[in-house]
RNA sequence: ACGAAACUCUGGAGAGCCUCAAUAGAGCACCGAAGGAGCAAGUUGAUUUAUUUUAUUAUUUUAAAUCAGUGAAUCUCUCAGGUAAAAGGACAGAGCAGCUU
Numbered sequence: 001a002c003g004a005a006a007c008u009c010u011g012g013a014g015a016g017c018c019u020c021a022a023u024a025g026a027g028c029a030c031c032g033a034a035g036g037a038g039c040a041a042g043u044u045g046a047u048u049u050a051u052u053u054u055a056u057u058a059u060u061u062u063a064a065a066u067c068a069g070u071g072a073a074u075c076u077c078u079c080a081g082g083u084a085a086a087a088g089g090a091c092a093g094a095g096c097a098g099c100u101u
Base pairs, nucleotide, nucleotide: 004101007095008094009093010092011091016028018027019026020025029083030082031081035079036077037076038075042070043069044068045067046066047065048064049063050062
């Protein structure tokens, strides 16, 4: 210097207001946009092979393969959550305010 979070207001999808029980619950079917989890390209390191340098090895250069790490989401999973209304709700706009952290 720029920006974000928190807070306030507004908008905000999907899927059974199913069945049994009726005191809690149990069962099957489904949704993904609280939260959570998984991963691509790339990249880092190790090993091996080839290549390059060298009289020859080693070192160095480059490439490939394998293993491990890192690596995003509105993708995937469906643990959690949800399937009338209410509540919640990723995300977006405005404010807060050009302030504090």